[in-house]
RNA sequence: AAUUUAUAAAGGCAAAACUGUCGAAAGAUAGUGACGCAAAGCUAUAGGGUCUAAGUCUUUUAAAGGAUAUGACGGCCAGUUGCAACU
Numbered sequence: 001a002a003u004u005u006a007u008a009a010a011g012g013c014a015a016a017a018c019u020g021u022c023g024a025a026a027g028a029u030a031g032u033g034a035c036g037c038a039a040a041g042c043u044a045u046a047g048g049g050u051c052u053a054a055g056u057c058u059u060u061u062a063a064a065g066g067a068u069a070u071g072a073c074g075g076c077c078a079g080u081u082g083c084a085a086c087u
Stems, first nucleotide, its partner, number of pairs: 002087001004085002012037002017032006035075001041080003047077002049073003055068004
């Protein structure tokens, strides 16, 4: 320096659910909690993908509906940075 994660050591994060708050929603956030994670660290129009549809457009007699992201998801893939051990 690079690959790998069988065995460790020091540790780290925190799913679902519940409660409060924010939000139109997706979801975020604080607490409890622990499903799991070798990156479950960081990165969100200007890599891909997924979710929502306030507003806008459209449909309908009217409803219901449809389209649309510069809204959201990094614990979907990806990019990038990093601890330890073995080789």
The RNA shown here (c-di-GMP-I riboswitch aptamer) has 87 nucleotides and comes from Diplocloster agilis. Model confidence (mean pLDDT): 85 of 100. The RNAcentral record of the sequence draws on Rfam.